[in-house]
């Protein structure tokens, strides 16, 4: 230099007019709207999107329902330790994979419980089971002989075939052929001992091996009521319902025609519920930023120091100057254009996924100088 | 805020349950049939199975994330 991992930081800045949303003070009067509760106008000053505010996949807080206790059932999780309020996140680690490396992926309990299911092709796809070419031995017959054919017993899973997979590989010995039948050296899988909180790791023995697939059922382990700020809570009409007393009336409708009875219709006033509405939940919080200490790390803790949007059909906008950026024209001044994804609604920690452009850290390989 | 569904040939759908060659019907094309057109036969074409990954010996079918169109409820 160049090429590639790993991470962190911004997402334009100051300032003028004018518009909008909310907040606080002044001012407690008056003006509109409303039936009330309540709102809403003035003057002042202060505030006003993100890094993902989006997806709404997880997790808590909040708030209301229901809940003796305990299990099924159902849904989620899935190597170890740890962090947290909590988690499917995070940190650190093991084993496996991948890269010359820096690093990077990893739904990584159990298939040696059980049940399923492994097309096609193959002889045969898991049952102490396979003879399709095939290999050896015997007896018999045919070719005059070692030998080749047929046929008939018996062994053989070594070689070829078929397949993603064929019942442990690889070598040597051994045998008629052959085989963990012996050995070595490798994978597996029990046992031991060692080192680790543990995953697991290396040593040593064993018998010779058990196919894969659980993101198939399923089994085993942890973990879990449910709703969701349109939760909740307070105020609360008009009008209709409901419960109580009174007045009036002695009616008038209904019960199949008549009578008792029952039962419905009227005004006035009290009561609690509760619909529109109207407050309030509402942002000071697992808060944000320096700094000290414990800790590989995530995280925790003491200090200290700041307040940073709060609508409720939704404000956060236009404009103009000047710098910065990046483009293209120009000898230069300068002109011209362009700047990404996107946009709070109960908060808050995460995954995800989307991004124009800029800036910085560390680390690797490989070349070249000195 | 909640909570489902669906995306496969031009279009309208099966296939997904239990994972093994992509399928129907209308439409297209070509030929025959007629004097010519439809009709009718008769062959053929034509598929990133929405999109990136996984698992697995094999994925349209399973399992994750993403898009995009719709439905339902307060």
């Nucleotide at each position: 230099c160049a090429a590639g991992c790993a991470g962190u930081c911004u997402g334009g800045a100051u300032g003028g007019u004018c518009g909008c949303g909310c907040c606080u003070g002044c001012a407690a009067g008056c003006g509109c709207c409303g039936a009330a509760a309540g709102g809403c106008g003035g003057c002042a000053g202060g505030u006003g999107a993100g890094g993902a505010a989006a997806g709404u996949c997880c997790g808590g807080g909040c708030u209301c329902c229901a809940u003796a206790g305990g299990g099924c059932a159902g849904g989620g999780u899935g190597c170890u330790g740890g962090g947290u309020a909590a988690c499917g996140c995070c940190c650190a680690g093991u084993g496996g994979g991948g890269g010359u490396a820096a690093c990077c992926c990893u739904a990584a309990g159990g298939c040696a419980a059980g049940u399923g299911c492994c097309a096609c092709a193959g002889a045969a796809a898991u049952g102490u089971g396979a003879a399709c070419c095939g290999c050896c031995c015997c007896g018999c017959g045919u070719g005059a002989u070692u030998c080749a054919c047929g046929c008939g017993g018996a062994g053989c899973a070594a070689g070829g075939g078929u397949g993603g997979a064929a019942c442990g590989g690889u070598g040597c010995g051994g045998u008629a052929a052959g085989a963990g039948c012996g050995c070595a050296c490798c994978a597996g899988c029990g046992g031991u001992c060692a080192g680790g909180c543990g995953a697991c790791u290396g040593g040593c023995c064993g018998g010779c091996u058990a196919g894969g697939u659980a993101a198939a059922c399923c089994c085993c382990a942890c973990c879990u009521g449910g709703a969701g700020c349109a939760a909740g809570a307070c105020c609360g009409a008009a009008u209709a319902g409901g419960g109580g007393g009174g007045c009036a009336a002695u009616g008038g409708g209904g019960u199949g025609g008549c009578c008792c009875g029952c039962u419905c219709c009227g005004c006035c006033u009290c009561c609690g519920g509760g619909u529109a509405g109207g407050u309030u939940g509402c942002u000071g919080g697992a808060g944000g930023c320096c700094u000290c200490a414990g800790g590989c790390a995530a995280c925790u803790g003491g200090g200290g120091u700041c307040c940073a949007a709060g609508a409720g059909a939704a404000a956060u906008g236009a404009u103009c100057a000047u710098c910065a950026c990046c483009c293209u024209c120009u000898g230069a001044c300068g002109a011209g254009g362009g700047a990404a994804c996107a946009g709070a609604a109960c908060c808050c920690g995460g995954c995800u996924u989307a991004u124009a452009g800029g800036a910085c850290u560390g680390c690797u390989u490989g070349c070249c100088c000195a | 805020c909640a909570g489902g569904g669906u995306g496969u040939a031009g279009c309208u759908c099966a296939g997904c349950u239990u994972g093994g060659u992509a399928g129907a019907g209308c439409g297209c094309u070509u030929g025959c049939u007629u004097g010519g057109g439809g009709u009718g036969c008769a062959a053929g074409a034509g598929g990133u199975c929405g999109u990136g990954g996984g698992u697995u010996c094999a994925a349209g079918u399973c399992c994750c994330g993403c898009c995009a169109c719709u439905c339902u409820g307060a």
Predicted 3D model of RNase P RNA and transfer RNA as a complex of 444 nucleotides. Its mean pLDDT, the model's own confidence on a scale to 100, is 78. Rfam match: Bacterial RNase P class A. Its family is annotated with dimeric ribonuclease P complex, ribonuclease P activity and tRNA processing in the Gene Ontology.